Predicted 3D model of a 349-nucleotide part of an RNA (small-subunit ribosomal RNA, central domain) from an uncultured prokaryote. Its mean pLDDT, the model's own confidence on a scale to 100, is 89.
Context: one part of a larger RNA
Order: sequence, then structure tokens, then C1' cells
RNA sequence: CUGGGCGUAAAGCGCGCGUAGGUGGUUUGAUAAGUCGGAUGUGAAAGCCCUGGGCUCAACCUGGGAACGGCAUUCGAAACUGUCUUACUAGAGUAUGGUAGAGGGAAGUGGAAUUUCAGGUGUAGCGGUGAAAUGCGUAGAUAUCUGAAGGAACACCAGUGGCGAAGGCGACUUCCUGGACCAAUACUGACACUGAGGUGCGAAAGCGUGGGUAGCAAACGGGAUUAGAUACCCCGGUAGUCCACGCCGUAAACGAUGUCAACUAGUUGUUGGGAGAAUUUAUCUCUUAGUGACGCAGCUAACGUAUUAAGUUGACCGCCUGGGGAGUACGGUCGCAAGACUAAAACUC
Repeated sequence: CUGGGCGUAAAGCGCGCGUAGGUGGUUUGAUAAGUCGGAUGUGAAAGCCCUGGGCUCAACCUGGGAACGGCAUUCGAAACUGUCUUACUAGAGUAUGGUAGAGGGAAGUGGAAUUUCAGGUGUAGCGGUGAAAUGCGUAGAUAUCUGAAGGAACACCAGUGGCGAAGGCGACUUCCUGGACCAAUACUGACACUGAGGUGCGAAAGCGUGGGUAGCAAACGGGAUUAGAUACCCCGGUAGUCCACGCCGUAAACGAUGUCAACUAGUUGUUGGGAGAAUUUAUCUCUUAGUGACGCAGCUAACGUAUUAAGUUGACCGCCUGGGGAGUACGGUCGCAAGACUAAAACUC
């Protein structure tokens, strides 16, 4: 080098874009780099292998042959791959017309609720728990009514519904903006797939600077419980949660299932399009793109999966190779830090 694997046993990078590289549709002609065939030269000898001979045999020695997998030159072949060239439209894309959507960014607006403040009514409790207490309250609370302030989140609609590459996205309006889908034509003419490095995005928590702070709430204080209670329960409460800008770059970042393409029984629900039919509405049929349930063949250790594959194949990338030591040490890169990424060994079972 060759192997077997990666849903749950070790193993799919959190997710895109994309460089090199790898791979690549149909067709005409050319070429001859790969490929295939012939010839020539070379491939020292010895050794190995085959077959003879010599030492009484053997080891050993010796003759001949084959082989020396290779390299170079030359002559040919032209199916396949490559290269150049001609054309094509089934891949990919563009244009036109529509459709749905919590896709993204910015600005503005709204109502319910909590809290606080001011005022009115009103009086002795309120609150909290398993039971209590801390706590609040005659300086008038809780309750109730009116008004104001401020912050955060958007009930119902709401749906294995929708959108997004993933993280994720949910009040309403406006502006800017990305993608998808459908139908029929027209156009470009392989422009494609994957993608080491690279680059961008990336929940929550955390960090920096400046704001903001209603509710909630690590830390912290107090009350309980308890043998103790650095907890669970209760009363408070600061970071934080929110905004702007900049970092961090990790998650059970999960479908624990990489991306792309082709093929391989069905049944049923639902979302967005399109077409047709009829009894023209609470209808049916076909088709297309999603999203669910069930299920055949097949696959699977089983569970299960099953046109949204974990089936049958192809292209490319990533990753695994007994448990612990250890996702650690050291070194390096990045980071303000926290730490992240890369990543061993001794030893041990």
C1' cells in the first nucleotide's frame, strides 16, 4: 500500500460559500499523452527457478535454458480516458408571468399584564407554606377605582403548519432586501458536482465600552427544614437577562443519519402551486415542490429504516481503529480573559 466501517456499538466537521485537487452529459473530426500490440537495444556476473554433468551421495562445483516483473528507441492500433476541434439540449443557468411564507435588516405604532408613583374609597390585617417564620402594614398596607411612568414579552390565531444553509425566526404597519415554488415559452450551451487549505455565519452563557433595568434571577443576606442543609421550600436581592458597537466560537449545534445525482411496491393526512372533470361545492381525478403517519422488497446485531432510505449504485469530502490515562500534558495558532483549536506518551487493565 491493500481492508472493514461511521442512526443507537469507536466514527458525519454546527452550517454555508469557495481555491487547489478529484470527478464529470450527448455528438463530429483530429491527435496519440495514458492504453494495447510488434520489433530492436539494454536489463553484468553470481544467486533464485528448470534441465544436464562432476566429486561414491549430499552440501558444494559446473554447462545450458528460462526469468530478470523494468527502462529506452522505433513501427503500428484508435475502442475507452486525456487534449484540440464541430455541433447538440436531457444537467446547470438566464429572461417573462404568477404564488405562499414567524427568511433577514431598519424605523414607527398598539393592546393585555406585572411593578412603581400620585390621588380617591376603606380598615386591620396582608403575604407565604406541608406547617410556619423572616417580610409588608395604623407613618393606613392588602383589596378596589382613576391617572401617570417605565421596561420587557407579544395571549387567542397556532397546526408532526410555514420560512431559513445551519444557529434560528411569531403583535401590527411602512421601507430596504435574500431565497424557494409553479406554469408555459424563449435564450445560453456542460457554464456542472464535491471541496484539502481558506473565508463567512453561528443558541445560551461569558467578556469589553456606553446606555437601560418592569418582571425574573446565579452570587449574596435572612426565614424554615434537617443530625447537619454551604440544597430542595419561603422572604428579599446584585450581576445577568434588554439596546448599540466590538469580542468569544462552543452545545444532546440531534434526524445523534455529510453533500450531489440516478434507480427501486403501495396506502393515507397535510402545506404551497398548476391542469382537468362534474351533480359548480364542505366535490373528485391527475401532476409538481415540501412536510408527517403506516407499510412491501431490500437492508440491519437487533431496534428499526423503507422514493424525505439506514435499499441498489456512482462522484467528492470528513471521520473511526480496545477501555482508562485524555480531548489531558507539551509545543504552536487564536483570544482582553474565560478559554477554544490542533494533539501525544509513560503507565495500567
Description: Rfam family: Bacterial small subunit ribosomal RNA.